[in-house]
Overview:
RNAcentral holds the sequence, with entries from Rfam. Predicted 3D model of a 106-nucleotide RNA (THF (Tetrahydrofolate) riboswitch aptamer) from Anaeromassilibacillus sp. An200.
RNA sequence: GUCAGAGUAGGCGUCACGCGUUAAGUGCCGGCGGAUGGGAAGUCGCCGCCGGACGAAAAGCCGGAAACGAAGGAUCGGCUUGCGGUGUGGCGCCGCGUCCGCUGCC
Numbered sequence: 001g002u003c004a005g006a007g008u009a010g011g012c013g014u015c016a017c018g019c020g021u022u023a024a025g026u027g028c029c030g031g032c033g034g035a036u037g038g039g040a041a042g043u044c045g046c047c048g049c050c051g052g053a054c055g056a057a058a059a060g061c062c063g064g065a066a067a068c069g070a071a072g073g074a075u076c077g078g079c080u081u082g083c084g085g086u087g088u089g090g091c092g093c094c095g096c097g098u099c100c101g102c103u104g105c106c
Stems, first nucleotide, its partner, number of pairs: 001106001003104003010094009019084003028052007038100003042096001058081006068072001
């Protein structure tokens, strides 16, 4: 010096434990800020905050149960099954464009 490789933020799937279902969260738009392979800077990727627009799937069982009352039964508590482009962690797979560095081969 040629070539090859390792390694990020994150993404997808899955499992577990939660949250909401009395509507937060997720997603979208704008603004500001932050972090981001081992190092430097960096975004059309990621995160946070503020503002804005939009927006939903609930149901069953048990107990108690106001006024009214023939039936019924708001509301409260608990459990279960769902639902939400829901939160966190584990596992598997995918995974930096530039410059420098690291490893290996020649």

Rfam family: THF (Tetrahydrofolate) riboswitch aptamer. Rfam's curators write: Tetrahydrofolate (THF) riboswitch was first reported for Ames et al. as an RNA motif in 5' untranslated (5'-UTR)regions of folate transport and biosynthesis genes in Firmicutes genomes. Of the family's consensus pairs, 94% are formed in the model.